[in-house]
RNA sequence: GAUUUAUAAAGAAGAGGCGAGAGACAGGCUCAUAGACCCUCUGGCAACCUGGAAAAUCCAAGGUGCCAAUUCCUGCCGGUUGAAAAUAUUGUCAGCUGGAAAUAUAAAUU
Numbered sequence: 001g002a003u004u005u006a007u008a009a010a011g012a013a014g015a016g017g018c019g020a021g022a023g024a025c026a027g028g029c030u031c032a033u034a035g036a037c038c039c040u041c042u043g044g045c046a047a048c049c050u051g052g053a054a055a056a057u058c059c060a061a062g063g064u065g066c067c068a069a070u071u072c073c074u075g076c077c078g079g080u081u082g083a084a085a086a087u088a089u090u091g092u093c094a095g096c097u098g099g100a101a102a103u104a105u106a107a108a109u110u
Base pairs, nucleotide, nucleotide: 001110002109003108004107005106006105007104008103013042014041015040016039017038021031022030023029025075026074027073028072043067044066045065047064048063049062050060051059052058053057071102076099077098078097079096080095081094082093083092085090
């Protein structure tokens, strides 16, 4: 790097360093010189693995992971409600909802 399966409305930040963009991509929106993002240290969370408790469930925190916003929201295909245009079909916009895709993480395989 690839494949498969599972999960993604819960949870969890301080200090130091650096100095301009960051939130995967596009649009929106948000975060950011009152210093974000990133790095280091310390602290924490508990999703999967692991260990323990008879167990639903809970505890631990060893491995991976994570600690702004639902994966921040939407993106593709449907269902449904409403709005304006319109004779109607129809498409457009907005809301709700089902599924898919994408992304992330874990576990297993390669």